[in-house]
Context: one part of a larger RNA
RNA sequence: GGCACAGAGUGAAUGCCUUGGUGCUAACAGGCGAUGAAGGACGUGAUAAGCUGCGAUAAGCUUCGGGGAGUGGCAAAUACACUUUGAUCCGGAGAUUUCCGAAUGGGGUAACCUAAUGGUGUUAAUACAUCAUUGUUUCUUCCUGAAUACAUAGGGAAGGAUACGCGAUACCCGGUGAAGUGAAACAUCUCAGUAACCGGAGGAAAAGAAAGAGAAUCGAUUCCGUAAGUAGUGGCGAGCGAAAGCGGAAGAGCCCAAACCAGGAGCUUGCUCCUGGGGUUGUAGGGCCCCGACAUGGGACCAAUGAGGAUAGGUGAAGGACCUGGAAAGUUCCGACAUAGAGGGUGAAAUCCCCGUAACCGAAAUCCGAAUUGGCCCUAGGGAGUCCCUGAGUAAUGCAGCACACGUGAAACGUUGCAUGAAUCUGUGCGGACCACCGCAUAAGGCUAAAUACUAGUUAGCGACCGAUAGUGAACCAGUACCGUGAGGGAAAGGUGAAAAGUACCGCUGUGAGCGGAGUGAAAUAGAACCUGAAACCCUGUGCCU
Numbered sequence: 001g002g003c004a005c006a007g008a009g010u011g012a013a014u015g016c017c018u019u020g021g022u023g024c025u026a027a028c029a030g031g032c033g034a035u036g037a038a039g040g041a042c043g044u045g046a047u048a049a050g051c052u053g054c055g056a057u058a059a060g061c062u063u064c065g066g067g068g069a070g071u072g073g074c075a076a077a078u079a080c081a082c083u084u085u086g087a088u089c090c091g092g093a094g095a096u097u098u099c100c101g102a103a104u105g106g107g108g109u110a111a112c113c114u115a116a117u118g119g120u121g122u123u124a125a126u127a128c129a130u131c132a133u134u135g136u137u138u139c140u141u142c143c144u145g146a147a148u149a150c151a152u153a154g155g156g157a158a159g160g161a162u163a164c165g166c167g168a169u170a171c172c173c174g175g176u177g178a179a180g181u182g183a184a185a186c187a188u189c190u191c192a193g194u195a196a197c198c199g200g201a202g203g204a205a206a207a208g209a210a211a212g213a214g215a216a217u218c219g220a221u222u223c224c225g226u227a228a229g230u231a232g233u234g235g236c237g238a239g240c241g242a243a244a245g246c247g248g249a250a251g252a253g254c255c256c257a258a259a260c261c262a263g264g265a266g267c268u269u270g271c272u273c274c275u276g277g278g279g280u281u282g283u284a285g286g287g288c289c290c291c292g293a294c295a296u297g298g299g300a301c302c303a304a305u306g307a308g309g310a311u312a313g314g315u316g317a318a319g320g321a322c323c324u325g326g327a328a329a330g331u332u333c334c335g336a337c338a339u340a341g342a343g344g345g346u347g348a349a350a351u352c353c354c355c356g357u358a359a360c361c362g363a364a365a366u367c368c369g370a371a372u373u374g375g376c377c378c379u380a381g382g383g384a385g386u387c388c389c390u391g392a393g394u395a396a397u398g399c400a401g402c403a404c405a406c407g408u409g410a411a412a413c414g415u416u417g418c419a420u421g422a423a424u425c426u427g428u429g430c431g432g433a434c435c436a437c438c439g440c441a442u443a444a445g446g447c448u449a450a451a452u453a454c455u456a457g458u459u460a461g462c463g464a465c466c467g468a469u470a471g472u473g474a475a476c477c478a479g480u481a482c483c484g485u486g487a488g489g490g491a492a493a494g495g496u497g498a499a500a501a502g503u504a505c506c507g508c509u510g511u512g513a514g515c516g517g518a519g520u521g522a523a524a525u526a527g528a529a530c531c532u533g534a535a536a537c538c539c540u541g542u543g544c545c546u
Base pairs, nucleotide, nucleotide: 001545002544003543004542005541006540007539009537015531016495017494020466021465022463023462024461025460026459027458028457029455030454031166032165039100040099041098042055043054044053046078047077050074051073061094062093063092064091065090066089070082071081072080105114106113107112115134116133117132118131119130120129121128135164136163137161138160139159140158141157142156143155144154171202172200173199174198175197176196182189186235212218213217222249223248224247225246226245232240233239253447254446255445256391260277261276262275263274264273265272266271267270282425284390285389286388287386288385289383290382291381297378298377299376301375302374303373304372305371308368309367310366311365313361314360315359319334320333321332323330335352336351337341343355344354345353396420397419398418399417400416401415402414406432427442428441429440430439431438482489483488502530505517506516507515508514
């Protein structure tokens, strides 16, 4: 020096565990905010740095319920308190709630500075302290008031109302609107009306009761399946890509404007406006005139009552012994309950030890709310005519676009800008250029539940999901430490033991670390650098070889 074996060290793999994650299901909820939110700053405890809670009434105050023996959060300890005259704790309702923040009296480098008006306190009087009001937008009323006479613009005051900001990086509607990419290059095209940005709303939104569809006829909208990768479209390249129909989910229809009538107001005296009645459609309907009827059915509106549910809870069956062991829930023996043998805990593996579970019961208060009742509202017929009405800068046309699966094409239909600009039911639009015939529908006003989309949150549950290099970035005081001027980036880090019983006392020592005795414990090679403790690496001992 090598090899082998053994024993220590280092080291953290592995095994086992789970407080945490993750995905899904069902139900609920789907908002909070000028009555000041979300989020923070600063305070607040006997001792108090952090987290949690709370707000100068500050780990809390009042009250109403629940509950029943201990309690003063994490979190030990001491002190001092509270508590069967019912504390702590749980739930409902209230009070308090500094400062910043939409932040809103003005300012500002957030958590600070500073003011006006009125009131109160105090002072001899100022000063000072304290309370209230003072943002913008918008509506109404009033005052004032230019150029400019009336007036208007503008200025001011009072009263009322609503909004502002945040939230789920979700879902919805609208506006603006790319590029990487694909086309094996690239320009039309594609990606894509996507991402991003802006505006707006709701628990859903949007759409919606045919100026439809398209050829049999059907009969609002929405969603799913199919039709169908079809018909089409397309440098006919890459690609894009319907609809009717059929099968399902759900199902609901309505209200104005106008004609006409009545009443009222205004003035420019024949017009306009207001209120009420009337009326709402396409086999046209309504008005006007005549006849007849007073019933039936319904409601998405308002109010009352309020089944039931939510927010604390309650009752809740049945087991012992021997043995092993540190410990019995294990083994053996003999039993019991079961509308409960889901699950968790207890010193190993418990239906019968504990918490629970099945089943049943329960609310002073607040909230949701089926259904019922009442109110209110809506809902009919027939006939004769025809002078009235049926949504105008609209339809349509031209030019330029967009959107339709459809790229200008033979390009309809829909829609926007500019220009031109109708008809009035014997009307008008449409059926994919256009014409005829034949059909379909009634534009230029509005509302409308359900079936559909999503999940920050709450409750209950589940997983051939993970098990600490996994699963969230985060099982642990994590969006922390740390990095960056900043936008932003972003970790590592779990496990003593059943129970701290966490090693009294003695010794070595620097009275350090560490260790040896002693003691606890089943175990201390479980001693806090703490379960298990692999390998690399390091050391010691023994043997063999050189």
Predicted 3D model of a 546-nucleotide part of an RNA (large-subunit ribosomal RNA, domain I) from Haloferula chungangensis.
The full RNA is in RNAcentral, with records from ENA.
Its mean pLDDT, the model's own confidence on a scale to 100, is 81.
Rfam family: Bacterial large subunit ribosomal RNA. Gene Ontology terms of the family: ribosome and structural constituent of ribosome.